[in-house]
Predicted 3D model of a 1547-nucleotide part of an RNA (large-subunit ribosomal RNA, half A) from uncultured Henriciella sp. The coordinates come from a structure-prediction model, not an experiment, and the mean pLDDT is 82.
Context: one part of a larger RNA
RNA sequence: GGCAUCCGGGGGAUGUCUUGGCGGUAAGAGGCGAUGAAGGACGUGGCACUCUGCGAUAAGCACGGGGGAGGCGAGAGCACCCUUUGAUCCCGUGAUUUCCGAAUGGGGAAACCCAUCUCCGAGAUGUAGGACUAUUAUUCAGCUUCGUGCUGAAUGCUGGUCUUACAUUUCAAUAGAGAGAUAUAUUACACUGAAUACAUAGGUGUUAAUAAGCGAACCCGGGGAAUUGAAACAUCUAAGUACCCGGAGGAAAGGACAUCAAUUGAGACUCCCUUAGUAGCGGCGAGCGAACGGGGACCAGGCCUGGUCUGAAAUAACGGGAAGCUUCUGGAAAGGAGCGCCAUAGUGGGUGAUAGCCCCGUACCGGUAAAAUGAAGACCUUUUCGAGUAGGGCGGAACACGUGAAAUUCUGUCUGAACAUGGGGGGACCACCCUCCAAGCCUAAGUACUCCUUACCGACCGAUAGUGAACAAGUACCGUGAGGGAAAGAUGAAAAGCACCCCGACGAGGGGAGUGAAACAGACCCUGAAACCGGAUGCCUACAAGCUGAUGGAGCCGCAAGGUGACAUCGUACCUUUUGUAUAAUGGGUCAGCGACUUAGUGUUGUAUGCAAGCUUAAGCCGAUAGGUGUAGGCGUAGCGAAAGCGAGUCUGAAUAGGGCGACCGAGUAUGCAGCAUUAGACCCGAAGGCAAGUGAUCUAGGUAUGGGCAGGGUGAAGGUGCAGUAACAUGCACUGGAGGCCCGAACCGUUGCACGUUGAAAAGUGCUCGGAUGACCUGUGCCUAGGGGUGAAAGGCCAAUCAAACUUGCUGAUAGCUGGUUCUCCGCGAAAUCUAUUUAGGUAGAGCGUCAGAUGAAUACUCCAGGGGGUAGAGCACUGAAUGGGCUAGGGGUCCACACCGGAUUACCAAACCUUAUCAAACUCCGAAUACCUGGAAGUACUAUCUGGCAGACACACGGCGGGUGCUAACGUCCGUCGUGGAGAGGGAAACAACCCUGACCACCGAUUAAGGUCCCCAAAUAAUAGCUAAGUGUGAAAGGAUGUGGGAUUGCUCUGACAAUGAGGAGGUUGGCUUAGAAGCAGCCAUCCUUUAAAGAAAGCGUAACAGCUCACUCAUCAAGCGAUCCUGCGCCGAAAAUGUAACGGGGCUAAAGCUAUUUACCGAAAUCGUGGGCUCGUAAGAGCGGUAGCGGAGCGUUCCGUAAGCCUGUGAAGGUGCACUGUGAGGUGUGCUGGAGGUAUCGGAAGUGAGAAUGCUGACAUGAGUAGCGACAAAGCGGGUGAGAGACCCGCUCGCCGAAAAUCCAAGGGUUCCUGCGUAAAGCUAAUCUGCGCAGGGUUAGCCGGCCCCUAAGGCGAGGCCGAAAGGCGUAGCCGAUGGGAAUCACGUUAAUAUUCGUGAGCCAUGGAGUGUGUGACGGAUUUCGAAAGUUGUAUCUUCUUAAUGGAUUGAAGAUGCAGCCUGGAAGUCCCUGGAAAUAGCCCUCCUAUAAGACCGUACCCGAAACCGACACAGGUGGAUAGGUAGAGAAUACCAAGGCGCUU
Repeated sequence: GGCAUCCGGGGGAUGUCUUGGCGGUAAGAGGCGAUGAAGGACGUGGCACUCUGCGAUAAGCACGGGGGAGGCGAGAGCACCCUUUGAUCCCGUGAUUUCCGAAUGGGGAAACCCAUCUCCGAGAUGUAGGACUAUUAUUCAGCUUCGUGCUGAAUGCUGGUCUUACAUUUCAAUAGAGAGAUAUAUUACACUGAAUACAUAGGUGUUAAUAAGCGAACCCGGGGAAUUGAAACAUCUAAGUACCCGGAGGAAAGGACAUCAAUUGAGACUCCCUUAGUAGCGGCGAGCGAACGGGGACCAGGCCUGGUCUGAAAUAACGGGAAGCUUCUGGAAAGGAGCGCCAUAGUGGGUGAUAGCCCCGUACCGGUAAAAUGAAGACCUUUUCGAGUAGGGCGGAACACGUGAAAUUCUGUCUGAACAUGGGGGGACCACCCUCCAAGCCUAAGUACUCCUUACCGACCGAUAGUGAACAAGUACCGUGAGGGAAAGAUGAAAAGCACCCCGACGAGGGGAGUGAAACAGACCCUGAAACCGGAUGCCUACAAGCUGAUGGAGCCGCAAGGUGACAUCGUACCUUUUGUAUAAUGGGUCAGCGACUUAGUGUUGUAUGCAAGCUUAAGCCGAUAGGUGUAGGCGUAGCGAAAGCGAGUCUGAAUAGGGCGACCGAGUAUGCAGCAUUAGACCCGAAGGCAAGUGAUCUAGGUAUGGGCAGGGUGAAGGUGCAGUAACAUGCACUGGAGGCCCGAACCGUUGCACGUUGAAAAGUGCUCGGAUGACCUGUGCCUAGGGGUGAAAGGCCAAUCAAACUUGCUGAUAGCUGGUUCUCCGCGAAAUCUAUUUAGGUAGAGCGUCAGAUGAAUACUCCAGGGGGUAGAGCACUGAAUGGGCUAGGGGUCCACACCGGAUUACCAAACCUUAUCAAACUCCGAAUACCUGGAAGUACUAUCUGGCAGACACACGGCGGGUGCUAACGUCCGUCGUGGAGAGGGAAACAACCCUGACCACCGAUUAAGGUCCCCAAAUAAUAGCUAAGUGUGAAAGGAUGUGGGAUUGCUCUGACAAUGAGGAGGUUGGCUUAGAAGCAGCCAUCCUUUAAAGAAAGCGUAACAGCUCACUCAUCAAGCGAUCCUGCGCCGAAAAUGUAACGGGGCUAAAGCUAUUUACCGAAAUCGUGGGCUCGUAAGAGCGGUAGCGGAGCGUUCCGUAAGCCUGUGAAGGUGCACUGUGAGGUGUGCUGGAGGUAUCGGAAGUGAGAAUGCUGACAUGAGUAGCGACAAAGCGGGUGAGAGACCCGCUCGCCGAAAAUCCAAGGGUUCCUGCGUAAAGCUAAUCUGCGCAGGGUUAGCCGGCCCCUAAGGCGAGGCCGAAAGGCGUAGCCGAUGGGAAUCACGUUAAUAUUCGUGAGCCAUGGAGUGUGUGACGGAUUUCGAAAGUUGUAUCUUCUUAAUGGAUUGAAGAUGCAGCCUGGAAGUCCCUGGAAAUAGCCCUCCUAUAAGACCGUACCCGAAACCGACACAGGUGGAUAGGUAGAGAAUACCAAGGCGCUU
């Protein structure tokens, strides 16, 4: 380490349960609101928080009723209290009811700010209480000048002043506890009142009434999409739907015929059934779709004028309400047993298990005040018909009806009647006829819906289910916002919730003890599965490789069941998609739970049942689990025809003809169940998108109003002045001057390059470098612009980490010919990847192929026989073409002769036709098979074939052989035909290997025979036989080409007159042949290549030399002695032969008269084939036959949840669930039993389904792996000692060291919201530890006339009385109001707290009054630059003081402080220059009039603020506006080092 068993941890499935949901039935109610709603904010308790209740009278107050012993709401307790003098509680009616909200006095950033008017009042006296003071008395203490003198305290009496309450009385308007009123519009009323006389518009009103807002669906109206469907799309559809808006009611709407009908008639409207998917409409596509009539529900008619009364009945809390005991088991009885009782009550719930008789209840009976509701009823009065209409033209809309022949209805526009002697309608229109009377109004019931209340019900759910929500859930959390949106139930009968002891840090946690039936029920608490993590025991395991299993199996362990198991053989998961997957193609980390063919309407087929030439009801009604009724309607019984129509016929036709369709030959219909189709989301999940209504400019873009910022250094424009100069200008020089989208360079803004970072420190940064830096600059605060829209110095950039059309919600379950997934078992059969068509090619339809049922009944296939037609293979050249050699020979060309022409000759030239020879052809055929095909016949075998109907799947094919096309006679290429196999097929062989060879697996067997292929070993079977071959390990990869390899065959030459080979010898002379050449002598080259001597010898076949020389050869002789050569055919071999990790081209070992190759022969092995034995299922009377299988069709079953059976049966003597074991069935499964568990389960036969998971990058939860790995967030840095403590690197104290110092210091604004201070604590948080903390708990802390807000004023902008405009919603806007980032009164110093201070203390200061009116000024403003320059700070210096230096004094040194002077100097002021000419309004000042002399309220104030407290998900290297600005060096706010101060960055 593996396997097994046992015991644990972890986790929270399963079972059981239900407080909560879901769906209904029957009633009720159908609104609430200016008498202030809905909904909230803030409060309210003795005690913190949340919920509930309530409202400053605050878990409550009053009264009436009920009720009768406890109560003080819940989590949840402690304390204090209330209650038989009747509490708590319940019902009813009242009172109170802060603030916001229609919100309504004005304003506003909802729960806040600021007002005006009126009322409430003041004095006196008395009584009572209190405070202060005085008189007096007593007592005490102290002091004492000893005088009872002074002082103080306490108590009592009396008086006075002030105050509170009450009472009486008088008078009158000072203050704020309080109360009330004050909005707008409309209408009415009153008073007024223009142009304009009457009038009207308008105005005024402290007059009256009404409205406003909210609410789930239903209803009517005004607007009105798109996805989608049409397999595209535009009319059309979706759909007048979604959505927006207005309005109403308990219902709404409609409604009493200018209606239908059809020659009979009906008689308002609404709703249901039917008519009917009919008539119609319709790119006549997709689709849309009536009415008349009939059956029902319910019924109701009135008015052109208005009013007034009476009052039945029911209803709340609540009351009465029958009947049981004993015994057994048990912790507990309601269970078992025994004997009883009640029932108009055996619905239901509770009680320690299952209760009619224990409790609450239930049936039944009873029940009142007030208020509210209001059935029903009564009385009085009064009177007339519809014109800018109907109709028409144009343009639209609604009607089922899309402009159509289009009636009818509505009307934007232009027109325009009649008047009952008239008018409308009857689907263009006209006539006749019939019918009705528009242009005024009202009307119950039947119908629709349910935010809400009550009662009851469920073959509904039971905690991943059921609402999102069983629980402090629309909560936590996310988002700027609209909006989105969780998880989370169970101790026990009863807390009896573990007293006490021990370990440990007075922890956490654990061990004892105790409670309890049980503590492995101990609060992380019922049961307690799996993944995952451990412990113990047995066996095995350290030379051993692999889907981890299967088969055999020694050994070891065990009482046994059984466990383990060396070794050997065989063996490449599952799913999906595919021609084909171990595939290195898809999907899954694991486990548990959840997760997909449903429901309704219609149609069709099958089947079951009922009735049958008939069958059957729908709505409704009665009844109320059943059922009855209802005959309107539907289907069938007759067809034919376009129709009129006729009818067993009819149509066509002249036809009594023929032909078509029918009849003769008749079965339907209703309901249940099943298959399929269709309409609906329609098996589930999945887009990118379209449209509607809203939310966003806290990011960013632009604009706008108002504020703020830019160290320092440099350059030196115009202009000016002076001088020179000119006729005058010009021009020059010097000085002055201080311009500039000027220069260098910090802050600030940006981001050029490189590196790092890339699961970051950071969802865009860091380091170095770089660009701009007085400008088209940067920046704060407020505001504006909004989605086909904005904004854009323009990149399709930006509009909240999102942009070629934001985000949110809805339509919406959009659509998806596309991908993925789709869950138990067994049995039978079993495909296709082809044809045709297709905006079709990966889709679909018809046909072919499958299956099931019925029918026909051999009609079919195979074999054989007979008879047929054919034009392929082959062959051939007779045709059509192609094409070789020769002959012959027209024609043409060349050459020669001749040339004036005619011509002639010749030819290694081309060549027709013809002859001969050898050939070729898919589109040649004088010929011509084998097969195939058709017809007939025969026998055997095979459930073959065909038809009808239901249901499919499939229309991506692959390889191999043969015949072809194409391609290169390339491809695992591509396209056909045909056969086979795979697909959908296992087994054996081919090493391994879908498609090749053999062979088609129902199950079992340690039986037999064979196939392909094999028989030396791996490895079953021949080290078989005979005859040969191969020497190459050929076998066990390959071509052209090459080669005395070797075997066989054939032909031919030489040879004892001596071959071939070998050895010895010769290989000569003319001559160095001639030419050429520097030379060329056999041998660079050219020409010639003879002669001689010889046995033989080339004017030389090679080597060689500069040229010679030299060495060989041919050729000859000798020696030797028998065969030696050549060519061709053929078997087996050789060379040719180089690749990448490693032999690696027999599967390996290895093999040589083989274990190779050829031929022949015998035996054996070898499969799931065949046979044998046993068994199963299907078909069949039997005999017998069959049983591989994907898509698919058909059949038969198992299990799960719920219902009836069931008031039954099982069950505390132990249900379900969990976990083992045994038995059993072909399988899904079933039965029994041990342990756990502790309360339910359910046979059988039927019924109904949210009914079976391993896969969907599925969903939720838990747990692994990676891994004790990466990392611990700026490399500014620590060290030591002491303290505390269980424990100290990090906490506290001290010393030393280091870092920042235009910050890493200090103070504000925004934002945050208690983080501030103190004590206690250390689980979690802190990237480690922690005694510490921005952490937990508790307590404490924020003090203002002069700081800020509020307040007064206005900017941009917003709102907006009236008003204007607009389908509605709403838009704009006058007066006016709101709105700071701006304007406006006033404070400083010191001290003080643990924590506040311009707020407290001390001291010293300062400001402000209301109303009305007039006028004037002021308020009141740019940029740059220069100069002056306060205060403070700082440097220098002078004087003085103090301290120091020394033993002391002086001098001296050093330090600190004060004062003066000087330098620097960023606040402020002024000057100058420039052009773009640089807010508004109140307050304030002056004047006039009236009035007033008191008061300064309210809110913020802690703490962080270049950050650990803000924005960035974090204690995050980022971002964040303003103020202060020390020293040395330096131009400087650069830079370096330091001060004050703060830190060493939490490993």
It matches the Rfam family "Bacterial large subunit ribosomal RNA".